[in-house]
Molecule: Glycine riboswitch aptamer
Organism: endosymbiont 'TC1' of Trimyema compressum
Parts: sequence; C1' cells; structure tokens
RNA sequence: UGAAUAUCAGCAGGAGAGUGGUGAAAAGCCACACCGAUGGAGCAACUUGUUAACAAUGCGAGUUAAUUGAGGAAUCUCUCAGGUACAAGGUACUGUUGGUGGACA
Repeated sequence: UGAAUAUCAGCAGGAGAGUGGUGAAAAGCCACACCGAUGGAGCAACUUGUUAACAAUGCGAGUUAAUUGAGGAAUCUCUCAGGUACAAGGUACUGUUGGUGGACA
C1' cells in the first nucleotide's frame, strides 16, 4: 500500500399459501384447510471421546468394530411462533454504494 471472511447502514430487486360462518369491517372470534424465504428446532458425511480386538511390543501413531457421549450444513425437514382477499408493509437471498474491521500478501 492492497485486501478476504464477517458485520452495520442506504439504494434496487425479492416469493409462497383461504375458504366458509359471525361481524359495519379487509379487525376480532369459530371451523376446517394451507405456506416457508423473518425467528426457532432437527439431522448426514466427517471430526473427536470411550470400550474391545488386531498389529506392534518401550510409548505413541495405525486398522477394524461397537457406542445411549460431544461437535457437526442448508434454499433439506418440522410447522412451535409467524404468515395465507387486493394493495401496502415485511422477509431469506442477490447486486451495488459507503462505514467498521484487518486473516493474508
């Protein structure tokens, strides 16, 4: 000097799924039905721990098996919360601008 992951903010893009009854209502309540891209939860491979066997034979490393241990991803799964008239708003995520930061060169 440049600068990754990450993170904050602005701008742009950005889905999905509903009917009925009651009700002034698009609110609320009831019934049955649905959605997943806010939040939350679950898990594979793999890593590690423990035990046993094999090998070795000073230990350690290694191989195989077991395990009700621990860690372990999502746009997958669950549908708890949330959401399902139009519109608005919001959303994971994508692009871009700027800030923080500074692995690394």